The RNA shown here (TPP riboswitch aptamer (THI element)) has 95 nucleotides and comes from Jannaschia pagri.

C1' cells in the first nucleotide's frame, strides 16, 4: 500500500434543432428525434465521441431535421480533491 470499476462535494465544459398537426400568423400549444429541445435540468471533464471543427460536407431514411449512418479513433476539447476500491460480519487474513 490494494489492478480495474465506483461514490461525494466543490470547481469547470457543453447543447437546445426540425414542422406533416392545432390554435394563430406574434407565438402558444401539439408532433419528432434524443439524456437533454431553456431545464433550478440533462450530459461531459484528459481513462476525455458531452460538445465545437471540417460542415452550406457525402450517402440513406423522413412530414422536416445531425433523424441514421459515413467522414472517426481526424484536429480541437473542460480536473483537482475527498471516501471507498483482495477476502472476512468481525477478530483476522491474503498479496
Nucleotide at each position: 500500500u490494494c489492478a480495474a470499476c465506483g461514490c461525494g462535494a466543490c470547481a469547470g465544459g457543453g447543447g437546445c434543432g426540425c414542422c406533416c398537426g392545432a390554435c394563430a400568423c406574434c407565438g402558444u400549444c401539439g408532433g419528432c428525434u434524443g439524456a437533454g429541445a431553456a431545464g433550478c435540468a440533462c450530459c461531459c471533464u484528459u481513462c476525455g465521441a458531452a460538445c465545437c471543427u471540417g460542415a452550406a460536407c457525402c450517402g440513406g431514411a423522413u412530414a422536416a431535421u445531425g433523424c441514421c449512418g459515413g467522414c472517426g479513433g481526424a484536429g480541437g476539447g473542460a480536473g483537482g480533491c475527498g471516501c471507498a476500491g483482495c477476502c472476512g460480519c468481525a477478530a483476522g487474513g491474503g498479496a

Its Rfam family is "TPP riboswitch aptamer (THI element)". Gene Ontology term of the family: thiamine pyrophosphate binding.